[in-house]
Background: This is a predicted structure of a 71-nucleotide RNA (transfer RNA) from Saxophila tyrrhenica. The coordinates come from a structure-prediction model, not an experiment, and the mean pLDDT is 81. RNAcentral holds the sequence, with entries from ENA. Rfam family: tRNA. NCBI's taxonomy places the organism under Eukaryota, saccharomyceta, Dothideomycetidae, Extremaceae, Saxophila.
RNA sequence: AGCGUGAUAGUUUAAUGGUAGAAAGUUGUGCUACGGACACAAAGGUGCAGGUUCGACUCCUGUUCGCGUUU
Numbered sequence: 001a002g003c004g005u006g007a008u009a010g011u012u013u014a015a016u017g018g019u020a021g022a023a024a025g026u027u028g029u030g031c032u033a034c035g036g037a038c039a040c041a042a043a044g045g046u047g048c049a050g051g052u053u054c055g056a057c058u059c060c061u062g063u064u065c066g067c068g069u070u071u
Stems, first nucleotide, its partner, number of pairs: 001070007011023003018054001026042005047063005
């Protein structure tokens, strides 16, 4: 330098172009003599910049970073 692949909640990880979910964690409440467990609720997210589309995590282009591979 070329090619391939990946980036989603603080963490792990889903999502046929049509409301972005789950687990565990955090916070609050209930329960409990107190905790833990359990129940209920809440907050928190699509690497970045453009394009296509009525509508984009998803398709296209560029770019940043990680991994693999070729020279």